[in-house]
About this RNA: c-di-AMP riboswitch aptamer (ydaO/yuaA leader) from a Bacillota bacterium, 148 nucleotides, folded computationally. Taxonomically the source falls in Bacillota (Bacteria, Bacillati). The sequence was found by an Rfam model in a public genome assembly.

RNA sequence: GCGAUGUGAGCGCUGAAUCCGUCAAAUCGGAACGGGGGACCCAGACGACGGGGUGAAUCCCGCCGCCGGCCCUUCGGCCGCGGCUGGUAGGGAGCCUUCGACCUCCCGAACCCGGCAGCUAACCUCGUAAGCGCAGAGUCGAAGAGGC
Numbered sequence: 001g002c003g004a005u006g007u008g009a010g011c012g013c014u015g016a017a018u019c020c021g022u023c024a025a026a027u028c029g030g031a032a033c034g035g036g037g038g039a040c041c042c043a044g045a046c047g048a049c050g051g052g053g054u055g056a057a058u059c060c061c062g063c064c065g066c067c068g069g070c071c072c073u074u075c076g077g078c079c080g081c082g083g084c085u086g087g088u089a090g091g092g093a094g095c096c097u098u099c100g101a102c103c104u105c106c107c108g109a110a111c112c113c114g115g116c117a118g119c120u121a122a123c124c125u126c127g128u129a130a131g132c133g134c135a136g137a138g139u140c141g142a143a144g145a146g147g148c
Base pairs, nucleotide, nucleotide: 010134011133012132013131014130018031019030020029021028032128033127034126035125036124037123042118049115050116051113052112053111054110059087060086062084063083064082065081066080068079069078070077071076090107091106092105093104094103096144097143098142099141100140101139102138
């Protein structure tokens, strides 16, 4: 000097998941943010076994497989379930913030309740995780913040 790995700090990203009491810590408390339940009114209708919630995460063409069901003389067709490519409703990032436009790159999951919940004032109740990136960071317009 270079590279790899680890740790700490700082700066950032998804997300409600942060701050304070407070110190070593905690649901112990509070604020803040977020979720669920819950009247009148309004809305709604019964299911093949359902229905519902958090979340952007729904849906579709095609192909393959499966046992299952139905039809068929057969070839085969349809339904259901699962997998895969592709797309898609929708969502995120691009480094001071917000709005608008363009461009680029991504996500489009997972889990939970347990027969049960429409909306919903009062009221009741729950969460405060998890995971990642960093020497780089697109452009234009407007408004601000901050600095000089």